[in-house]
RNA sequence: UCGUGCUAGGCGGGGAGCUAGCGGUGCCCUGUACCCGCAAUCCGCUACAGCGGGGCUGAAUUCCUCUCUGCGGCCGUUGUCGCGGGUGAGUCAAGGUCUGGUAAGUGGCGUUGAGAGUCAGGUCUUGCGCAACGAGCUCCUGUGAACCCCGUCAGGUCCGGAAGGAAGCAGCGGUAAGCAGAUUGGCUCGUGUGCCGCGAGGCCACCUGGCUUGAGCUAACUGCCGGGCCAGACCAUCCCGAAGCGGUCAAGGAGAGGUGCACGG
Repeated sequence: UCGUGCUAGGCGGGGAGCUAGCGGUGCCCUGUACCCGCAAUCCGCUACAGCGGGGCUGAAUUCCUCUCUGCGGCCGUUGUCGCGGGUGAGUCAAGGUCUGGUAAGUGGCGUUGAGAGUCAGGUCUUGCGCAACGAGCUCCUGUGAACCCCGUCAGGUCCGGAAGGAAGCAGCGGUAAGCAGAUUGGCUCGUGUGCCGCGAGGCCACCUGGCUUGAGCUAACUGCCGGGCCAGACCAUCCCGAAGCGGUCAAGGAGAGGUGCACGG
């Protein structure tokens, strides 16, 4: 140096998360890269840190190390940006709305009398009366008892020698309870009843009227002085996102270097 057969290694890697830690399943990035089984109420391991089984390749374009570049992620930071969000018993001249006051202006009422004073009445409560309505009783009409209700009692029955007497069914007349009706009168009770009458209470408020006095009253609108709420602005603070800066890990890419054993020519 060439050939043959092997071995280490390789047949994807990384970030965040999870974890005492490592790797995997799931998410994201890179971008093409053997197969099967296991696993988020996790799975397998322990610094040589997925486990088990099978296959291919194999000392280099493919394995290992270093440098540069760099997808993407993570951490920190900010006098930056955001019609992003939350909180504040912090401030607010102006806005909206509700409300108290005032009475300058407008309006309305007012000498056909404002407002005030006083008297009375009503609305309110209560008692009694009257009325209305309802219920019951009574009164009235009809009906209404085989016998145990009344009167009269044919026939028949009983007592008696007779005169005479007694009880008494049916019938007739009447009546009690009851039933039905009528609603006129009377009585009792009741009431979510009343353009009613009388009395008592109440009089805070409202209304009406009489009398006295004699010019204001009202607050709808504007204005002014307060208060509450809403919205907004500013400020403070917290969170989220963007951007900038700093740090960290880093797929992929480029470059440089390194890499075993046996046999034979």